[in-house]
Context: one part of a larger RNA
């Protein structure tokens, strides 16, 4: 000097962009963050009507989404990452092609009846329906065969009537899962480490390759080119600084990976071993009728606690994206705004011209004068900023038409008045910038060098001067 997610002292007018628990991966009041489909289905109930019937609401069956979005970085020195190759794989939804959609059966929910329980919930009879299950048929496909052929194996409907589902099969796209080359901190005051270890064969297992798993059976593997131990840490694009080389970091924002009270499991699905899903253990917190039960903010606000420190228990879904539907919509704390902080950046103001009796005050003086200083005061404009008053967006796209949270904002015009705006740290040398007065090795400054023990340019106040400027100094880290 340059940097920051910074903090701290003083001071503070505005905008625009952007930023904001680095510390306890500490514990969590309270509200919301994932539903959605009545054009799968069967009951209920509501509104209008005399009624047919027309709309509409749903607690259950069911479909598809709850694996994406968002939060964290604790764990992980590893095929996690990163880059670059590769085989032995899966793939919902979307596209693209050429098929199919056939006969048929029994159930369980709600519902209705009786029960248990303080509750969370729960049994027992009995009734029903589907796109929910289950058989048959046939067909692709698979095995298995030289082949004939044999095994095995699908389907749902639905509504407004021209659309949209199902059903196997084949290609794409995108997604995912695995294998390898090579790179990825520090310690040798860790040097030997290994038993499913390293390999074959045979079962078994995965969507797949493989000690992934099991008997057998051989005795291999790995390591001074640092094996195993042991500290630290997610990992990269990139970011700060340097001329570079290289050093340090990994907040925003991307891509990857991990985790979700702690730890172990699994089920269900295309796809999890699942953040607001199930199960068991375990600490904690709450209910409880002592018989049990319920809960997980490292989502968004918010509280306590830790700290030097880190924002509203705000609007809207207008917009862009996601779920779900045919739609119309619903949902969405994603995300689009808004508030709060000089936390950064960058931009603008606190006015401009002109005024010398160089005015009074202040300060200093060798008493002449200096200096403060065109500074004021005065006199003549301008009004960017504020006041106020009218107007008033784009962003809205999905035929038309309607549709805006932000928001009467930004932003434009007219009124009014210099009106509302200047502060911090230095002033010995390094380093721009001096004098007086008190102080008297006291009280004090210090980043090093050093100032103070009676005329201190170095404490402390004051004139006065340099520096930056809505900021200025500090302190902490990095280059």
């Nucleotide at each position: 000097g340059g940097a920051u997610g910074a903090a701290c002292g003083c001071u503070g007018g505005c905008g625009g962009c952007g930023u904001g628990c680095u510390u306890a991966a500490c514990a969590c009041a309270u509200g919301c963050a994932a539903g959605u489909c009545g054009a799968a289905c069967g009951g209920g109930g509501g509104u209008a009507g005399a009624a047919a019937u027309a709309c509409c609401c749903u607690a259950g069956u069911g479909g598809c989404g709850g694996a994406c979005g968002g939060g964290u970085g604790a764990g992980u020195a590893a095929c996690g990452c990163g880059u670059g190759a590769g085989a032995a794989u899966c793939u919902a939804c979307c596209u693209u092609c050429a098929g199919g959609u056939u006969c048929g059966g029994g159930a369980c929910a709600a519902c209705a009846g009786u029960g248990g329980g303080a509750a969370a919930c729960u049994g027992c009879u009995g009734c029903u329906a589907a796109u929910a299950c289950c058989g048959g048929a046939u067909a692709a496909g698979c095995u298995c065969g030289c082949a004939a052929g044999a095994g095995u194996g699908a389907a749902a409907g639905a509504u407004u009537a021209a659309u949209u589902g199902c059903c196997g099969g084949a290609a794409g796209a995108g997604g995912a899962g695995c294998u390898c080359g090579c790179g990825u901190c520090u310690g040798a005051u860790u040097a030997g480490c290994u038993a499913g270890u390293u390999g074959g064969u045979g079962g078994g297992g995965u969507a797949a390759a493989g000690g992934c798993u099991u008997a057998c059976c051989a005795a291999g593997g790995c390591g001074g080119c640092g094996a195993u131990c042991a500290g630290u840490a997610g990992c990269u694009g990139g970011u700060c600084u340097g001329a570079g080389a290289g050093g340090a970091c990994g907040a925003u924002c991307a891509g990857c990976c991990a985790c979700a009270c702690u730890g172990g499991g699994a089920c269900u699905g295309a796809g999890a071993c699942a953040c607001g899903g199930c199960c068991c253990a375990g600490a904690c917190u709450c209910c409880u009728a002592c018989g049990g039960g319920a809960g997980g903010c490292a989502g968004c606000a918010g509280u306590g606690g830790g700290g030097a420190a880190u924002u509203u228990u705000c609007c809207g879904c207008a917009a862009u994206g996601g779920g779900c539907g045919a739609a119309a919509g619903c949902c969405u704390g994603a995300c689009g705004g808004a508030g709060c902080a000089a936390c950064g950046c960058c931009g603008c103001g606190u006015g401009a011209g002109g005024g010398a009796g160089g005015a009074a005050g202040g300060c200093u003086c060798u008493u002449g004068g200096g200096u403060u200083g065109u500074a004021a005061a005065c006199c003549u404009c301008u009004u960017u900023u504020c006041u106020c008053a009218g107007g008033g967006a784009a962003g809205a796209a999905c035929a038309a038409a309607a549709u805006g949270a932000c928001g009467g904002u930004a932003c434009c015009u007219g009124a009014g008045g210099a009106a509302u705006c200047a502060g911090c740290a230095u002033c010995g040398g390094c380093u721009a910038a001096c004098u007086c007065c008190g102080u008297g090795c006291c009280a004090g400054c210090a980043g090093c060098c050093g100032c103070g023990g009676u005329a201190a340019g170095a404490c402390g106040g004051a004139g006065g001067a340099u520096g930056c400027a809505a900021g200025c100094g500090u302190u902490a880290u990095c280059c």
Small-subunit ribosomal RNA, 5' domain from a soil metagenome, 479 nucleotides, folded computationally. RNAcentral holds the full RNA, with entries from MGnify. Model confidence (mean pLDDT): 87 of 100.